This is a predicted structure of an 83-nucleotide RNA (c-di-GMP-I-GGC riboswitch aptamer) from a Desulfobacteraceae bacterium. The sequence was found by an Rfam model in a public genome assembly. The coordinates come from a structure-prediction model, not an experiment, and the mean pLDDT is 88.

RNA sequence: UCCGACAAGGGCAAACCUGUCGCAAGGCAGGGACGCAAAACUUUCGGUCCGGUGCAACAUACCGGAUAGCGAGGUCGCCGAAG
Numbered sequence: 001u002c003c004g005a006c007a008a009g010g011g012c013a014a015a016c017c018u019g020u021c022g023c024a025a026g027g028c029a030g031g032g033a034c035g036c037a038a039a040a041c042u043u044u045c046g047g048u049c050c051g052g053u054g055c056a057a058c059a060u061a062c063c064g065g066a067u068a069g070c071g072a073g074g075u076c077g078c079c080g081a082a083g
Stems, first nucleotide, its partner, number of pairs: 002083001003080002011036002016031006034069001040075003044072003047067007
């Protein structure tokens, strides 16, 4: 360095519920734990989703947004058994 223990000490927190913000996707706070070694940070690329334009309608396309717990990339990073 790769790797990742039924290791140690810690950390985060899905669904769901409550409050609140948002047209929405969703965000935030509290409760709650399905999981997570990057479930830390970052929309750069792809995916998915929402709103708008457009259309008879749907789709493509374009514009704006959401998702980092969808995948990849980038940045930083705790611990140390076996191999």